[in-house]
Large-subunit ribosomal RNA, domain I from Catenovulum agarivorans YM01, 491 nucleotides, folded computationally. The prediction has a mean pLDDT of 84. It was read from a public genome assembly. Rfam family: Bacterial large subunit ribosomal RNA.
Context: one part of a larger RNA
RNA sequence: CGUGCACGGUGGAUGCCUUGGCAAUUGGAGGCGAUGAAGGACGUGUUAAUCUGCGAUAAGCUUGGUCGAGUCGAUAAAAGACGCAUGAGACCAAGAUUUCCGAAUGGGGCAACCCACUCUUUUAGAGUAUCUUACAGUGAAUACAUAGCUGUAAGAAGCAAACCCGGAGAACUGAAACAUCUAAGUACCCGGAGGAACAGAAAUCAACCGAGAUUCCGUCAGUAGCGGCGAGCGAAAGCGGAACAGCCGAUAUCAUAGAGUUCAGCAGAACAUUCUGGAAAGUUUGACCAUAGUAGGUGAUAGUCCUGUAUGCGAAAAGCUUUAUGAUACAUAUUAAGUAGGUCGGGACACGUGUUAUCUUGACUGAAUAUGGGGGGACCAUCCUCCAAGGCUAAAUACUCCCAAUUGACCGAUAGUGAACCAGUACCGUGAGGGAAAGGCGAAAAGAACCCCUGUAAGGGGAGUGAAAUAGAACCUGAAACCGUGUACGU
Repeated sequence: CGUGCACGGUGGAUGCCUUGGCAAUUGGAGGCGAUGAAGGACGUGUUAAUCUGCGAUAAGCUUGGUCGAGUCGAUAAAAGACGCAUGAGACCAAGAUUUCCGAAUGGGGCAACCCACUCUUUUAGAGUAUCUUACAGUGAAUACAUAGCUGUAAGAAGCAAACCCGGAGAACUGAAACAUCUAAGUACCCGGAGGAACAGAAAUCAACCGAGAUUCCGUCAGUAGCGGCGAGCGAAAGCGGAACAGCCGAUAUCAUAGAGUUCAGCAGAACAUUCUGGAAAGUUUGACCAUAGUAGGUGAUAGUCCUGUAUGCGAAAAGCUUUAUGAUACAUAUUAAGUAGGUCGGGACACGUGUUAUCUUGACUGAAUAUGGGGGGACCAUCCUCCAAGGCUAAAUACUCCCAAUUGACCGAUAGUGAACCAGUACCGUGAGGGAAAGGCGAAAAGAACCCCUGUAAGGGGAGUGAAAUAGAACCUGAAACCGUGUACGU
C1' cells in the first nucleotide's frame, strides 16, 4: 500500500410524518373609497427585539347578546397583576376612538416632512385642491349681451384576481424561402360597466310547408363554402336540449307586518377486565350504544376516554332574501330624413372583389311615406315574408381576489405555491427587475443537579433523567461517495 472482516467518523439519501400547498364540488359574496380606501410609516405592553392586534381612549374604550372560572396574543420564561359570580377573560353584533403618509384634496415636497391663511364657543376645533353639473351674484373689449371672475350645493377622482363591452392594435411563427394569406383581431396599451356583461322581442328565417325575441350547450360538420384553391380558414338553416317574458315607464325608494336565512352558541347514547409493555386504544374474557362505526386527539391501532358526529334546539342587536299592505316619486315619444338607397375608398360577415348579396361608414350624393318600404346571396318579374332610420327587459351563460363546508387512484420538504420555517424575506441590481436556502429530540423537558479533565461560554468522561441518550439540543431513521482504528492475509 492492497484485499477481507469488525468497529467508528463524515455525510444527509431512504423510510415514516405534516403545520403547507394543488385541484375541485356545493353554497355564499362579488366590491372598498373624500364619513379618506387599498397599501404603508411611526408609535402602542410592567417589554430590549420581531411577529400579531390596536391608534395619543393605542394587545385596547362603550353598549347588547352568548359562554364563563380562570386570565394578562406569539417567540418566552420569571417576577408582578386582574378576577373567582358584585362576572375577570373569550366569542358575536352595533357604536366610539382611529397619529402621519397615501386618490391625498390649504400651498410646497426628496411619501410618512416643511410652511400657511380664514372662522369659531380660541390650551382647542372646523374650513380652505381640481374638474363637471345646477343655481346665484358680479361683470370686459362693446350699447344690450357674452366671455371672464366670485360664491353656494351636489357629484366625480383612487384601488382591486379573473370574467365582460368598446377603442386602438403587433411581431415571432406557418406557408418547409416570401410578398396576398397565416399567427390574430391574439399579445400589449387605453376607456367603461356589472355581479355578471353583451344581446334581445324580426324591415328575422324559411320555401310555397312553415317557424316565431335573445343567450348558452349538443348536433348539423370539418359538411356547404372561402383560399398564392397553397398553408390554412370554416359557417348557417334545421334538429335535440338549458332557460323562458314580454313590453313602452319598464319601475324605484321608504315604512309596517309575517316568513326564511347569515353572523356567537346549547344539549347530545354506550366498557369493564386479563396479558405484554415505559405507556393500551393492541391481546384475552364478557358486555353495551347506534337517526351517532365522518373525523381528530389521547404515552402503540378507541363506536362506548376527550373534542366531536347523527339528531334536536337557539338571537337582544345588525345584515340579506321573500311575501303582503300602505305611502312617496316619475308619466318619454307619437312611428323616426341628410335617413334608406347610390358612386368611390375601407372594414365586418366562414366568404381574400370575386358573378358577391347582407351589415357598417370616410368623401360626394340622395328617395318613397302603408295606394308605401325592406329582404328572400349578382340582377329582373312573380310569389312569400317582414316593417329600418326611438327605447327597456329577468333566466339559462362567463369568472373567482374572497368566505363557509366538503372531497381527492393529487404532492409529501430537490415534491407540492417562489414561500410548510417571521418569504416576495435574505441577497443581487443605479433601476425596471431578479430572487433563494432553511421542517422532524422526547409520551412528557423529565433539556442533564453534582464531580472530573481543560486556556476556554469549546469539547469530553462520570453521575442523574428517560423505554431508549449511538433519542443530548450539530438531537427520528441514518444509505453511498469520502476518511479512519483494530485485526487477518498478501506484497

Background:
Taxonomically the source falls in Catenovulum agarivorans (Bacteria, Pseudomonadota, Alteromonadaceae, Catenovulum).